Record summary
Predicted 3D model of a 1499-nucleotide RNA (small-subunit ribosomal RNA) from a Rhodospirillales bacterium. Its mean pLDDT, the model's own confidence on a scale to 100, is 83. It was read from a public genome assembly. The organism belongs to Rhodospirillales, within Bacteria.
RNA sequence: AACUUGAGAGUUUGAUCCUGGCUCAGAGCGAACGCUGGCGGCAUGCUUAACACAUGCAAGUCGAACGAAGGCCCGGAGCUUGCUCCGGUCACCUUAGUGGCGGACGGGUGAGUAACGCGUGGGAACCUGCCCUUUAGUGGGGAAUAACGUCUGGAAACGGACGCUAAUACCGCAUACGCCCUUCUGGGGAAAGGCUUCGGCCGCUGUUGGAGGGUCCCGCGUCUGAUUAGCUUGUUGGUGAGGUAACGGCUCACCAAGGCGACGAUCAGUAGCUGGUCUGAGAGGAUGAUCAGCCACACUGGGACUGAGACACGGCCCAGACUCCUACGGGAGGCAGCAGUGGGGAAUAUUGGACAAUGGGGGAAACCCUGAUCCAGCAAUGCCGCGUGAGUGAAGAAGGCCUUAGGGUUGUAAAACUCUUUCACCCGUGAAGAUGAUGACGGUAGCGGGAGAAGAAGCUCCGGCUAACUCCGUGCCAGCAGCCGCGGUAAUACGGAGGGGGCUAGCGUUGCUCGGAAUUACUGGGCGUAAAGCGCGCGUAGGCGGUGGUUCUAGUUAGAUGUGAAAGGCCUGGGCUUAACCUAGGAACUGCAUUUAAUACUGGAUCGCUAGAAUCCGAGAGAGGGUAGUGGAAUUCCCAGUGUAGAGGUGAAAUUCGUAGAUAUUGGGAAGAACACCAGUGGCGAAGGCGGCUACCUGGCUCGGUAUUGACGCUGAGGUGCGAAAGCGUGGGGAGCAAACAGGAUUAGAUACCCUGGUAGUCCACGCCGUAAACGAUGAGUGCUAGUUGUCGGGCAGCAUGCUGUUCGGUGACGCAGCUAACGCGUUAAGCACUCCGCCUGGGGAGUACGGCCGCAAGGUUAAAACUCAAAGGAAUUGACGGGGGCCCGCACAAGCGGUGGAGCAUGUGGUUUAAUUCGAAGCAACGCGAAGAACCUUACCAGCCCUUGACAUCCCGGUCGCGAUUUCCGGAGACGGAUUUCUUCAGUUCGGCUGGACCGGUGACAGGUGCUGCAUGGCUGUCGUCAGCUCGUGUCGUGAGAUGUUGGGUUAAGUCCCGCAACGAGCGCAACCCUCGCUAUCAGUUGCCAGCAUUCAGUUGGGCACUCUGAUGGAACUGCCGGUGACAAGCCGGAGGAAGGUGGGGAUGACGUCAAGUCCUCAUGGCCCUUACGGGCUGGGCUACACACGUGCUACAAUGGCGGUGACAGUGGGUCGCGAUCCCGCAAGGGUGAGCUAAUCCCCAAAAGCCGUCUCAGUUCGGAUUGUACUCUGCAACUCGAGUGCAUGAAGUUGGAAUCGCUAGUAAUCGCGGAUCAGCGUGCCGCGGUGAAUACGUUCUCGGGCCUUGUACACACCGCCCGUCACACCAUGGGAGUUGGCUUUACCUUAAGCCGGUGCGCUAACUUUUGAGGCAGCCGACCACGGUAAGGUCAGCGACUGGGGUGAAGUCGUAACAAGGUAGCCGUAGGGGAACCUGCGGCUGGAUCACCUCCUUU
Repeated sequence: AACUUGAGAGUUUGAUCCUGGCUCAGAGCGAACGCUGGCGGCAUGCUUAACACAUGCAAGUCGAACGAAGGCCCGGAGCUUGCUCCGGUCACCUUAGUGGCGGACGGGUGAGUAACGCGUGGGAACCUGCCCUUUAGUGGGGAAUAACGUCUGGAAACGGACGCUAAUACCGCAUACGCCCUUCUGGGGAAAGGCUUCGGCCGCUGUUGGAGGGUCCCGCGUCUGAUUAGCUUGUUGGUGAGGUAACGGCUCACCAAGGCGACGAUCAGUAGCUGGUCUGAGAGGAUGAUCAGCCACACUGGGACUGAGACACGGCCCAGACUCCUACGGGAGGCAGCAGUGGGGAAUAUUGGACAAUGGGGGAAACCCUGAUCCAGCAAUGCCGCGUGAGUGAAGAAGGCCUUAGGGUUGUAAAACUCUUUCACCCGUGAAGAUGAUGACGGUAGCGGGAGAAGAAGCUCCGGCUAACUCCGUGCCAGCAGCCGCGGUAAUACGGAGGGGGCUAGCGUUGCUCGGAAUUACUGGGCGUAAAGCGCGCGUAGGCGGUGGUUCUAGUUAGAUGUGAAAGGCCUGGGCUUAACCUAGGAACUGCAUUUAAUACUGGAUCGCUAGAAUCCGAGAGAGGGUAGUGGAAUUCCCAGUGUAGAGGUGAAAUUCGUAGAUAUUGGGAAGAACACCAGUGGCGAAGGCGGCUACCUGGCUCGGUAUUGACGCUGAGGUGCGAAAGCGUGGGGAGCAAACAGGAUUAGAUACCCUGGUAGUCCACGCCGUAAACGAUGAGUGCUAGUUGUCGGGCAGCAUGCUGUUCGGUGACGCAGCUAACGCGUUAAGCACUCCGCCUGGGGAGUACGGCCGCAAGGUUAAAACUCAAAGGAAUUGACGGGGGCCCGCACAAGCGGUGGAGCAUGUGGUUUAAUUCGAAGCAACGCGAAGAACCUUACCAGCCCUUGACAUCCCGGUCGCGAUUUCCGGAGACGGAUUUCUUCAGUUCGGCUGGACCGGUGACAGGUGCUGCAUGGCUGUCGUCAGCUCGUGUCGUGAGAUGUUGGGUUAAGUCCCGCAACGAGCGCAACCCUCGCUAUCAGUUGCCAGCAUUCAGUUGGGCACUCUGAUGGAACUGCCGGUGACAAGCCGGAGGAAGGUGGGGAUGACGUCAAGUCCUCAUGGCCCUUACGGGCUGGGCUACACACGUGCUACAAUGGCGGUGACAGUGGGUCGCGAUCCCGCAAGGGUGAGCUAAUCCCCAAAAGCCGUCUCAGUUCGGAUUGUACUCUGCAACUCGAGUGCAUGAAGUUGGAAUCGCUAGUAAUCGCGGAUCAGCGUGCCGCGGUGAAUACGUUCUCGGGCCUUGUACACACCGCCCGUCACACCAUGGGAGUUGGCUUUACCUUAAGCCGGUGCGCUAACUUUUGAGGCAGCCGACCACGGUAAGGUCAGCGACUGGGGUGAAGUCGUAACAAGGUAGCCGUAGGGGAACCUGCGGCUGGAUCACCUCCUUU
């Protein structure tokens, strides 16, 4: 010195805080699997079948206990000279047998066991071979028996009979210090020898003590289940006996009736226990491989024998299963010893070496045996160490990958140069382990030398958690995934590649344990709304308990002693080169026991006290309970009167009642039920609950007094009682109401809501049931901690006699501190504390199944699992929404005017058709839209025919010098191909085909695409909406999302302005600034104008610029003035003046954003696709089709009109490839002519509605479609397919159903005119002017919008969410006639081996008194394994059929719930119904809205 230590993250939401589960990051493993693999050291290695085992080995040894045999050796004999026989020796070797010791150790395994089995600490009535120690002995005899021999049975295993023999084998006798028994006198009991160098050594017998080992008993500790609650008859105790080494019901006889159990007996399941190991900050949790201690077992079950020790792994007997041998008669066997085999399994090694070391057995010893052990082999199974090279090296090589094409990166990496040699390899040498000998390991470790960078790198990950990013491929496919989640054409998430991160001879995955998880909370959680307070009392056990003494010291505290094995862990050292590993010492082992001390606290005993509690006395309030009686109002019914046609009911109706007299009304009667007003967040009760009045019986409470008892108290598992409504039983009662039921409505349906009826029931008595949102969603008790203000009951004090103050008890509201996730609670706590009880641990499955208990039943109570999901949930926030509320606005409605929807036609769309009818647009916000104009072209579509570097761009090569315009001819449908006429003859130049330019031909890069994706995009646009909103900075509030500002009171068209205010300011929007119209001034007067002058047909001309007009610059309008109103404000109302009055009219201008809105076919553009075609050219066709449907328009249906006549008055615009006057021709469209005009000059240009006349209500003198015919114009060309004109024809249509559109003033309506596009073509579009109304009470309703507020289960935001049946598929599960198996209980039968008891017929060496003792075999009996029979209990498997449950991109029916969810919802109960559900009764608010009452706060 032994200490020092604690991290979080992802995922519920649009976002937030909380609750809560799931998941991840860490460490570990006797592991396994995938990919990979150089060396060494140290460890470890059947977790599954205690499944079965071939083969070998694992326990023998002693000749110094004994007899014998054989070999060897010596001698002799016979002789067939290598054989036989005899004798000896025993020096040596070998062996079976008798005998001794050891096979009870060592080694294996964990099946059983929930137990004194284990752990720990104690205890006593015991045993103990070998060993140590004490002491005394070891005398003298006897009878057998194996081996062996002969005969004999059997296949074998193995025997049988007769005969011989030895001992440390066996048996008497003698002796007995000590020993044992005892009635205290006596009695009983031993021995063995062997070897010897004769010194002795090893033995043997009795005995004493010890050591070590073992047996037994006890306290405490030791898993889960109560859906196991009662168990037990040798059971509990006693007496006696037996038995044991020993205590003991251990056994037996008798006696008693005990013993165990809620502190969990019994039963069931699971399990060897511990030191330890893993994890953890710890407390704990999990675990019990290797090593060590104990236990149990040895094929399964039973049993004993021997022995010091066993009920014995490699002993015996019996039974059973299995295997093997067999001559079928019988036998043999037990690897959970070491190897090994099969099997099982995801999975676990060699049929190795040695006794050299350590230890064990035997022996006097040598020695033998030892799969204990020590080593080696196999395996990356783990831990530890080392290596796969080091230095220099930029041309930043090549290659790869990416790229914005510049470059970047791989990367000093490589190459190259210079070094080194650990490990491996080769050669040599060579240990320690061994005290004297002996070395399996092993020629090993180590050491020396040598060669050469040489032989040696992988695995996994890269969306977040979590360190690490790009390209390609794929296209909700293939696949990934620990959780969240990726993938539907630009995937850092799949697969590949490049690059990067991490670890490294390993890396990753899977499984399991602890951690994180305070997610079972002792340390260290909770229960108002998240899961969670029993519906409420009484009370048993238990737990807890006021105050003062005395005493004890059980708890408690301190010290000491013993113990807490070793190993391990920790500390300090030491040894292997280091480490792992090994090792020494220490600390620790938080425990248990004994003992000493202390006595504050808790506890026991005892004596007191009165503050808790109770009793007593005096008052008081009350819908507290029970019984009996009684009262009036109302309803219904009955009788009678009056009276007449309806009544009733509803959103509207109908069913229903009524002329047989209802409803209404009057009088009388009957019955049952409930008690208006008072009445009140008033009262009482434990809760449920309790309401007319009176009487009786009765419980509790409060206040005051202080008299009595003296802790008598609090809580309360079980238990027990009460317990709304519904429901059940029996008997009554039955007015009203009313499940079920019937009818009528509503509806798509309506098993409902509404209506008319109506039965159980509701009521009473008695008996059950025992549940509710039984709620304050808040258990009971005690103490403490600011107040203010109501109210109920009582007391006290003061007086102004109805007030004030104070006090106790109840019941409310607000509120400080504090608490809370927030909401909220706040002396009636959800605050601060203590005591006791109950309950919770993700959602669903499910308060369900099974089992138990209770119930007549309905059902209640107790109460799971499989499976499934990553959430389910609470509070609050911002939005959105509501068939919620308030305020406000808009041609939103209303009030009006005119339309659409009906007809014909035009045009667009859908649909259909087609070779094609190109494409896009789709509610508002697509549909006379893109398209401001499809005969060709356009044109993107179709058919056919052609071209392939291309119709178009850039670059390269070669050629030509042009090009272009133009004529003609041939082929062709044309594109195109071939020929040809005429005109013209590029620019610069350094004079070079040198440069540029153009054309032709060629090559490849490329061009080209109206091909796809508007859900990859830019840009542009639509829409909400010209709605008044949308935000920010700082500050403040809130844990936070957020709030405040922006809300409020007024006001406005407006977040416009004013006032107030924890806000103060600011930005984008509003408004204004801009254009235009309306008034006017100034300037300017030609092409405009003409008052006055002159002139003319004419502003035609002179002249003029006053006026009109044109077009440039100004002015003017600001609630400025007056009155009223308002708050002294902002503003509003009215008035004056003014051309215009309260933004004067119109336009341009479109906040933050929404709709993945529209557009890839305007343009631009990423990606993909086509490339003799999806590109390009041409001809013809199509976009123009036509049963039909819709949108937008035109023209009408006529008299406010048609037709004819008349001929007045505009404005915007346009015009040279043009507008075109004039004149002429034509009925007309138009044609001819061509003045003037590049435009205030000329032209288009006629304005039309108007006015006058006529027609007279009709399919017309309305209407003009359609068709015929003849023409005109444009154009290369009017067939498909243009417009116009003349003549002829003359459809439908007589004002339009449901529904729907526009418009608030120069507007609607009506009338014409112009322009763009354009060769030509419009009823469309964009403009222009003429004539010129009606109506608006008002905001209830429809639609849209804004602000505030409220509810929400919505957030893709109500086109939301979401429930149940049914149908289909899959999954697990309950019931189920039964069936199969396991375990177990009881009764009986049967009894193997065996021990015990009895018996003494049979046999029998030692001793003997010749009889016996004893022994053997036998017989009988008790007990008993296996087995059998019968009846149960329990668990598991299967099971036709059946019940519900769960899950599943697009199934069916409805719409139950969330908003007042369209009938508020929910709870309990009962009935009903396809289903969600509906209805009745009672309850709750966890119901919106409105109104009223009361209270509080502020003034």